[in-house]
Context: one part of a larger RNA
RNA sequence: UUGGGUUUAAAGGGUGCGUAGGCUGUCUGGCAAGUCAGCGGUCAAAUGUCGGGGCUCAACCCCGGCCUGCCGUUGAAACUGUCGGGCUAGAGUGGAAGUGAGGUAUGCGGAAUGCGUGGUGUAGCGGUGAAAUGCAUAGAUAUCACGCAGAACUCCGAUUGCGAAGGCAGCGUACCAACCUCUUACUAACGCUGAGGCACGAAAGCGUGGGUAUCGAACAGGAUUAGAUACCCUGGUAUUCCACGCAGUAAACGAUGAAUACUAACUGUCCGAGGGGCAACCCUUGGGUGGUACAGCGAAAGUGUUAAGUAUUCCACCUGGGGAGUACGCCGGCAACGGCGAAACUC
Numbered sequence: 001u002u003g004g005g006u007u008u009a010a011a012g013g014g015u016g017c018g019u020a021g022g023c024u025g026u027c028u029g030g031c032a033a034g035u036c037a038g039c040g041g042u043c044a045a046a047u048g049u050c051g052g053g054g055c056u057c058a059a060c061c062c063c064g065g066c067c068u069g070c071c072g073u074u075g076a077a078a079c080u081g082u083c084g085g086g087c088u089a090g091a092g093u094g095g096a097a098g099u100g101a102g103g104u105a106u107g108c109g110g111a112a113u114g115c116g117u118g119g120u121g122u123a124g125c126g127g128u129g130a131a132a133u134g135c136a137u138a139g140a141u142a143u144c145a146c147g148c149a150g151a152a153c154u155c156c157g158a159u160u161g162c163g164a165a166g167g168c169a170g171c172g173u174a175c176c177a178a179c180c181u182c183u184u185a186c187u188a189a190c191g192c193u194g195a196g197g198c199a200c201g202a203a204a205g206c207g208u209g210g211g212u213a214u215c216g217a218a219c220a221g222g223a224u225u226a227g228a229u230a231c232c233c234u235g236g237u238a239u240u241c242c243a244c245g246c247a248g249u250a251a252a253c254g255a256u257g258a259a260u261a262c263u264a265a266c267u268g269u270c271c272g273a274g275g276g277g278c279a280a281c282c283c284u285u286g287g288g289u290g291g292u293a294c295a296g297c298g299a300a301a302g303u304g305u306u307a308a309g310u311a312u313u314c315c316a317c318c319u320g321g322g323g324a325g326u327a328c329g330c331c332g333g334c335a336a337c338g339g340c341g342a343a344a345c346u347c
Stems, first nucleotide, its partner, number of pairs: 003319004007301002012315001014200004021193003025087007033080002035076008048066007090190001091187003094183003098179002102176007109153001113149008124135002161168002205246006219235004257314006265292012296303002320347003329340004
């Protein structure tokens, strides 16, 4: 390489959009590049191989076939391709009715926390396994009133919902986007996937400026301990918040790539549509999200119409452990570091 694989053994890219490429519904007409058939030419001989034959056998020698290819020509037209004409089941657009913590911006709200001022009030408070550091007679803790600040939104709240993923939760408004259902409207295959590429991408981190209530790496102190550079306690800077920019990684997980079709059932729930019923509810049907389970699959655990089943298309990735996601080099980055990514050696 082939093959075989990728939930958990090595292996699905963090996610989307999309270029090239690959693949591509249904009916019909033409062409004949692929494809198939006939004929012709060529593929030197030797060698090789298969089948025969000759030296007593063999080596050796001789004869025949093959050497699967290429070119030309004449045909065939199912399939692929290509050109043309239709169709509506894929895809999209319109119309109607809905859904949601989807996004961006902005305004508002109450509770809690901390701080400030004032009142009441007096000796403790705080903290722990127990303590101490710490705070407090310059009046703390507690409590009441008023004020200020920043951050987060209790209950509702749920195998709930939305989003491509990351993620998204107080309330209102504006703008933007998505999805689903129904439809006697329209376009007419416009589709799927997607190497490169582009965009988005938790937390932590970085730059500049602001903000700083809480919590809190580092740091300091108190404990614990043989020690304690920890766990516990008292403080506390960066961070945590905002704007703009960078970074581009996560157990970025369903450890399960995307798309399409098919393959028993039962049961819950969310969002719809149609019909029946006074109602509870029942029947039919579509889209999500859970549980159980047949067949099947699986090494098993398990999975099982939301497949890890049966198939097709396209992409990504794996090929013993360590060395190592290291070295070198290149690209990117302000840096931190990220991406691509070996070998010797060793078991």